[in-house]
Molecule: transfer RNA
Organism: Thermoplasmata archaeon
């Protein structure tokens, strides 16, 4: 230089045009225990990497750029 693959919550991840952005692990409160673990209850979280475009409607389809990772050369 070409080509793929990822990029969502503090961390690991689902979500592949529409119902309001989710689980899980974390953290905060409370419950339970002699006390800590564990167990149970309840919050707490996001510019869906960036800018644009397509559509009545984008985390999702398109373009372009940026990392991060592979492969070709």
């Nucleotide at each position: 230089g070409c080509c793929g693959u990822u990029g969502u919550a503090g961390c690991u991840c689902a979500g592949u045009g529409g119902u309001u952005g989710g689980a899980g692990c974390g953290u905060c409160c409370g419950g339970c225990u002699g006390u800590u673990a564990a167990c149970c209850g309840g919050g707490u979280g996001g510019u869906c990497g960036a800018a644009g475009g397509u559509u009545c409607a984008a985390a999702u389809c398109c373009u372009u750029c940026c990392a991060a990772c592979g492969g070709c050369g």